The RNA shown here (transfer RNA) has 73 nucleotides and comes from a Nanobdellota archaeon. Its Rfam family is "tRNA". Gene Ontology term of the family: triplet codon-amino acid adaptor activity. Rfam classes the family as a transfer RNA. The sequence is in RNAcentral, with records from ENA. The prediction has a mean pLDDT of 82.
[in-house]
RNA sequence: GGGGCUAUGGGGUAGCCUGGUAGCCUUUCAGGUUUGGGACCUGACGACCCAAGUUCAAAUCUUGGUAGCCCCA
Numbered sequence: 001g002g003g004g005c006u007a008u009g010g011g012g013u014a015g016c017c018u019g020g021u022a023g024c025c026u027u028u029c030a031g032g033u034u035u036g037g038g039a040c041c042u043g044a045c046g047a048c049c050c051a052a053g054u055u056c057a058a059a060u061c062u063u064g065g066u067a068g069c070c071c072c073a
Base pairs, nucleotide, nucleotide: 001072002071003070004069005068006067007066010026011025012024013023020056028044029043030042031041032040049065050064051063052062053061
């Protein structure tokens, strides 16, 4: 210098190809249950790496960038 892959709550992960309410597990908090705790049940909080474009509508498509990993030179 060139190419490929990946980026989603505090942590993990699905959804992307084929655009249409961002789902699940865990953590935390509240309530129920218990003499209390644990376990269990219910509820709440919390996320699409950044920017631009296309579109009625973008996590998803296009372009550029950032970060990590890998390959070639």